[in-house]
RNA sequence: GGGGCUUUAGCUCAGCCGGGAGAGCGUUUGACUGGCAGUCAAAAGGUCAGGGGUUCGAUCCCCCUAAGCUCCA
Numbered sequence: 001g002g003g004g005c006u007u008u009a010g011c012u013c014a015g016c017c018g019g020g021a022g023a024g025c026g027u028u029u030g031a032c033u034g035g036c037a038g039u040c041a042a043a044a045g046g047u048c049a050g051g052g053g054u055u056c057g058a059u060c061c062c063c064c065u066a067a068g069c070u071c072c073a
Base pairs, nucleotide, nucleotide: 001072002071003070004069005068006067007066010025011024012023013022019056027043028042029041030040031039032038049065050064051063052062053061
């Protein structure tokens, strides 16, 4: 220098071919228990890496950029 893959909640990740942003763990609150732990219920938490484009509509398609992994040279 060139090719491929990945980037979504605090962490690990799902989200199939464009239309509702989610799960587990964690956090907070409440209930049970004398209390801790534990169980159950609820809640908070996201510019979907950044920018631009296509589209009525983008996590998803296209272009550029950044970071990480990997292959080739």
Description
The RNA shown here (transfer RNA) has 73 nucleotides and comes from a Eubacteriales Family XIII. Incertae Sedis bacterium.